[in-house]
RNA sequence: GCCGGGGUAGCUCAGUUGGUAGAGCAUCUCACUCGUAAUGAGAAGGUCAGGAGUUCGAUUCUCCUCCCCGGCUCCA
Repeated sequence: GCCGGGGUAGCUCAGUUGGUAGAGCAUCUCACUCGUAAUGAGAAGGUCAGGAGUUCGAUUCUCCUCCCCGGCUCCA
C1' cells in the first nucleotide's frame, strides 16, 4: 500500500428490507432475612467512533476521516 471483519449502556454483545435502540452481567432502590448472601420486583444508564451526503425520516444506505483485529504484497 491492498483486501476483509469490527467500533451500539460501566463490561460482553444483539439489533434493524430505513420508521420510538435492546438483552445478560455490573450499579441503585424496594421486598424477603435477626443480618448478609442468594432470590424476586423495579429504576437509572446511549452524541449507535467522528464528519458530510441522500431521504419526510439514517444506528441501518453512500462518501471521507480516526481507532482495533486478521490476511496479502512491496521496499529497505